Predicted 3D model of a 72-nucleotide RNA (transfer RNA) from a Candidatus Uhrbacteria bacterium.
């Protein structure tokens, strides 16, 4: 330098162009002498960045950044 893959909640990851979700974690309450577990509820998102297509983009296209991998 080139090819491919990835980037979404604190972490691990889903998400078929039409309201962004799960598990764990976190907060509150119930339960307990207390802790853990359990149960009920709640908060948390510039979907890497910029641009394009579209009535509508996390999703499609381009560039860039970062990470991984292969080739040189």
């Nucleotide at each position: 330098g080139g090819g491919c893959c990835g980037u979404u909640a604190g972490c691990u990851c889903a998400g078929u162009g039409g309201u962004a979700g799960a598990g764990c974690a976190c907060c509150u309450g119930c339960u307990u002498u207390g802790c853990a577990a359990g149960c009920a509820g709640g908060g948390g998102g510039u979907c890497a960045u910029c641009g394009g297509u579209u009535c509508a983009a996390g999703u499609c296209c381009g560039a860039u950044a970062c990470g991984g991998u292969c080739c040189a």

Notes
It was read from a public genome assembly. The coordinates come from a structure-prediction model, not an experiment, and the mean pLDDT is 84. It matches the Rfam family "tRNA". By type it is a transfer RNA.